[in-house]
RNA sequence: AGUAGAAAAAGGCAAACUAUCCGAAAGGGUAGGACGCAAAGUUAAGGGUCUAAGGUGCAUUGUAUAUGGCAUUAUGAUCGCCUGGCUGCCAAA
Numbered sequence: 001a002g003u004a005g006a007a008a009a010a011g012g013c014a015a016a017c018u019a020u021c022c023g024a025a026a027g028g029g030u031a032g033g034a035c036g037c038a039a040a041g042u043u044a045a046g047g048g049u050c051u052a053a054g055g056u057g058c059a060u061u062g063u064a065u066a067u068g069g070c071a072u073u074a075u076g077a078u079c080g081c082c083u084g085g086c087u088g089c090c091a092a093a
Base pairs, nucleotide, nucleotide: 005090012037013036017032018031019030020029021028022027035080041086042085043084045083046082047081048078049077050076054073055072056071057070058069
């Protein structure tokens, strides 16, 4: 100095699942719990994915409306899907 992160140490985070709370849902908070993680720190910026409350369209019923159905839509969510931005512990050959 910090690399296609090797070795060691100190410490860190916490998937599934369970309880509870928030949310229309996706999902999130808290507590427990560890599958994993060298950025599993942070950012929803580009792509992907998930959801569809509300909106729009269609069909149906019906006197008409409403409810319900189907399609579509992010302004919702995910950075523990990928890429990028910002920050950061230890550290050789």